About this RNA
A computed fold for an 88-nucleotide RNA from an Alphaproteobacteria bacterium, annotated as c-di-GMP-I riboswitch aptamer. The organism belongs to Alphaproteobacteria, within Bacteria. Model confidence (mean pLDDT): 86 of 100.
[in-house]
RNA sequence: CUGUGACAAAAGCAAACCGCCGGUAACGGUGGGACGCAAAGCCGCUGGUCCUUCAUUGUAUGCCGUUAGGGAUAGCAGGGUUACCGUA
Numbered sequence: 001c002u003g004u005g006a007c008a009a010a011a012g013c014a015a016a017c018c019g020c021c022g023g024u025a026a027c028g029g030u031g032g033g034a035c036g037c038a039a040a041g042c043c044g045c046u047g048g049u050c051c052u053u054c055a056u057u058g059u060a061u062g063c064c065g066u067u068a069g070g071g072a073u074a075g076c077a078g079g080g081u082u083a084c085c086g087u088a
Base pairs, nucleotide, nucleotide: 002088003087004086005085012037013036017032018031019030020029021028022027035075041081042080043079045078046077047076048073049072050071051070052069055067057065058064
C1' cells in the first nucleotide's frame, strides 16, 4: 500500500420508543434507551425514497392531484474522502 473481518483485544456509534427543544412537514438537536453497525466517521456529487409553508396549475372543490423551486434522508444504494485493531 492492497485485500480481508475470528465467538480475539481496546475503544466507538445508537434503530424503535419516551421527555424537552427547533421545523408547515419530511426530519433534526439533546437526555434516556439498544434494534443493529467494521466505517452506522464525514461529504447531498449520481440514482432512489420522503416532505413541502409559499408559488403554479387541474379539478370531482377535498385532509385531492400537476409543475417548478426549496428541503429531508450518509442507518436506501453508488461515488468521494479520512480512520482503529487483528490477519494475509